Context: one part of a larger RNA
C1' cells in the first nucleotide's frame, strides 16, 4: 500500500450502476409464492333464446358465463439455505452394465366388448377435521378379446443371416364436405408397440482436494469365490454355503474443521488468503425413519409413522411447518418494503384466445460500494475590519471578504414527451395442403389494440449566486508551528516514546498538512 456482504465516530448536495442477516438450520401472526385444460367426461347453477302455458312452472338450445367432481398434463422445473457432508461430495479426464415424459425424425396401427365409480339423490355419525351405507350415472378413467414385428425369449438350420413357435397395445375429441338420420369421406390435435436423434440423468474407474502421531493399529458382510434375489443396471446391493482375507508410518482408524468449483482479494510473479453478490454440482427442507404415485422423489409449500414445539376442541379427537417473497419477535456491532406489474424475458397448462408465476421486470429504504456531477467563474490592495503573532516597526490569515461584471450544472417551477412492443385479434388478397372458395400453415396489406416502471428519462422555457463541505493530522517514522493554559495532573499513543513550570507530542486559539460527500477508528486477508 491494496481490499472487504463491513461495523462504529464525526458529517452529508443529487444522479447512475451495483450490493444489503456473515449472529439463532432460533420461533414465527397476516397475506401472497402452482396451476392450468369445457376441443377428454357427466351433472349444475347463473345469463339469453324458444316451444307450450293467463300464470306459476315444464321441456328445448347456446363457439356464452361460473365454480365444485371425474379424468389429464404440470406440481421432481423454478426459488431458499450451507445445517450435515473429508466422500467418487466436488474438480479434471476416461469408461457403460443402464434409464429417459414432453421435443425432433422415419416407417407401422388405431377392430370389437364390459363391468364400476365420484359428482348427483337418500340416509346415518361428529363439535370440527371428516366420515360411513344405500341407489343412479359418464369418459382420452378402468378390465378383457382380436391384430400384432425390425421388440422380448424359446427351439432348428446351410448360423454376418435365415425360418418355425410363444409373449406384449390402443382412445377418442374438435372442423369441412355429402347425408333426414344412420352413416361415409376429407385435413388436422391425439392414442398405441417399436427404430433412431437431441437433451437429460443413473452407476463406474484414474488423478487432485484441511489440520492433528499428545490418533497406531483397524475391519466379520469384514476381503475374496459359487449360486440365488433385486434392481432401468454392474456390484456384499442383500441372503445361503465355502475360503480367510482387506486396510495401514505413501499415515489406516479415530479426533477436530468445512460444502466443493468457476471465480473474488492481494502478489512483480511464485505463492498465500477466500468462496457474498453472478454461473456449474452436491446436500437439506421442524427432528428421526418410511414408502406410495410417477418417466422422473423416497418430494421445501405430497402421505405414513415416531418425537418436540404452537394452535383448536363439546376433551373423545384434530390442525401446522416461511433454510419461498414481504413481514414480527428474538439474538446481534450490524443487513431494506407486510410495494407495483405480469409491459418485457423465462416457465407450467391450453388448439387458441387466454390464465397462472413474490421466476422475473420494476419502484421504494441504507454515502453500503464503484463510478461522475455540483456546492461558483472572471475582476478585485488604501493589501479593509476582526482574529493571531509581534523585536511595537510590522507579519500572517490573504485575492480571501467586501464591491463590481458574468454564467447557469444540479436543485425549484412551468410546458412538451419517448425507447424499451417484438407480437395479438379481425377482414382482406395470395402460396401450401386438400376433392373443398371448410379447416390449418406460411407470406403480404389494412384496421384495431398491449407499458408496471411513467408524465419517468430527455428536451425547452423561468427565477436566481442563490439551497449545497466536511474529517482527520501536524516531536521522528510522515506532508504540515508558534501562542496560551496544564505542571508524571489532565492526558496523548501503530512503535519509539511525551507531560515533573518556557510541552512544535496533552487541552484550547491562530496558522498550516492531507484527503473530500466523504474523512478518520476498529475487525480481517494478502
Nucleotide at each position: 500500500g491494496a481490499a472487504u456482504g463491513a461495523a462504529c465516530g464525526c458529517u452529508g448536495g443529487c444522479g447512475g450502476c451495483g450490493u444489503g442477516c456473515u449472529u439463532u438450520a432460533c420461533a414465527c401472526a397476516u397475506g401472497c409464492a402452482a396451476g392450468u385444460c369445457g376441443a377428454g367426461c357427466g351433472a349444475g347453477g347463473c345469463c339469453g333464446g324458444g316451444u307450450a302455458g293467463c300464470a306459476a312452472u315444464a321441456c328445448c338450445c347456446g363457439a356464452g358465463u361460473c365454480g365444485a367432481g371425474c379424468g389429464g398434463c404440470g406440481a421432481a422445473c423454478g426459488g431458499g439455505u450451507g445445517a450435515g457432508u473429508a466422500a467418487c461430495g466436488c474438480g479434471u479426464g476416461g469408461a457403460u452394465a443402464u434409464c429417459u415424459a414432453c421435443c425432433c425424425u422415419g416407417a407401422g396401427g388405431u377392430g370389437g366388448g364390459g363391468g364400476a365409480u365420484a359428482a348427483c339423490c337418500c340416509g346415518g355419525g361428529g363439535a370440527a377435521a371428516c366420515u360411513c351405507g344405500g341407489g343412479c350415472u359418464a369418459a382420452u378413467a378402468c378390465c378383457g378379446c382380436a391384430u400384432g414385428a425390425c421388440a422380448u425369449c424359446c427351439c432348428g438350420c446351410u448360423c454376418u443371416g435365415c425360418g418355425g413357435g410363444a409373449u406384449c397395445a390402443a382412445a377418442g375429441g374438435g372442423g369441412g364436405c355429402a347425408g333426414c338420420a344412420a352413416u361415409g369421406c376429407u385435413g388436422g390435435c391425439g392414442c398405441u408397440g417399436g427404430g433412431a436423434g437431441a437433451g437429460g440423468g443413473g452407476c463406474u474407474c484414474g488423478c487432485g482436494u484441511c489440520a492433528g502421531a499428545u490418533u497406531a493399529g483397524c475391519u466379520u458382510g469384514u476381503u475374496g469365490g459359487u449360486g440365488a434375489g433385486g434392481u432401468a443396471a454392474u456390484g456384499g446391493c442383500u441372503c445361503a454355503c465355502c475360503a480367510a482375507g482387506g486396510c495401514g508410518a505413501c499415515g489406516a482408524u479415530c479426533u477436530g474443521u468445512a460444502g466443493c468449483c468457476g471465480g473474488c482479494c492481494u502478489g512483480a510473479g511464485a505463492g498465500g488468503g477466500u468462496g457474498a453478490u453472478c454461473g456449474g454440482c452436491c446436500a437439506c427442507a421442524c427432528u428421526g425413519g418410511a414408502a406410495c404415485u410417477g418417466a422422473g422423489a423416497c418430494a421445501c409449500g405430497g402421505u405414513c409413522c415416531a418425537g418436540a414445539c404452537u394452535c383448536c376442541u363439546a376433551c373423545g379427537g384434530g390442525a401446522g411447518g416461511c433454510a419461498g417473497c414481504a413481514g414480527u419477535g428474538g439474538g446481534g456491532a450490524a443487513u431494506u418494503u407486510u410495494g407495483c406489474g405480469c409491459a418485457a424475458u423465462g416457465g407450467g397448462g391450453g388448439a387458441a384466445a387466454c390464465c397462472c408465476u413474490g421466476a422475473c421486470g420494476c419502484a421504494g429504504c441504507a454515502a453500503c460500494g464503484c463510478c461522475g456531477c455540483g456546492u461558483g467563474g472572471g475582476u478585485g490592495a488604501u493589501g479593509a475590519c476582526g482574529c493571531a503573532c509581534c523585536u511595537u516597526g510590522g507579519u500572517g490569515u490573504g485575492u480571501a471578504a467586501a464591491g463590481c461584471c458574468c454564467u447557469g450544472u444540479c436543485g425549484a417551477u412551468a410546458g412538451g414527451g419517448a425507447c424499451u412492443a417484438a407480437g395479438a385479434u379481425u377482414u382482406c388478397a395470395u402460396g401450401g395442403u386438400u376433392a373443398a372458395u371448410a379447416a390449418u400453415c406460411g407470406u403480404g396489406a389494412a384496421a384495431u389494440u398491449u407499458g408496471a416502471a411513467u408524465g419517468u428519462a430527455c428536451c425547452u422555457g423561468u427565477a436566481g449566486a442563490g439551497g449545497a463541505a466536511g474529517c482527520c493530522c501536524c516531536g521522528g517514522c510522515u506532508a504540515a508551528c508558534u501562542c496560551c493554559g496544564u505542571g508524571c495532573c489532565a492526558g496523548c499513543a501503530g512503535c519509539c516514546g511525551c507531560g515533573g513550570u518556557a510541552a512544535u507530542a496533552c487541552g484550547g486559539g491562530g496558522g498550516g498538512g492531507g484527503c473530500u460527500a466523504g474523512c478518520g477508528u476498529u475487525a480481517u486477508u494478502c

This is a predicted structure of a 526-nucleotide part of an RNA (small-subunit ribosomal RNA, 5' domain) from an uncultured prokaryote. Rfam family: Bacterial small subunit ribosomal RNA. Model confidence (mean pLDDT): 84 of 100.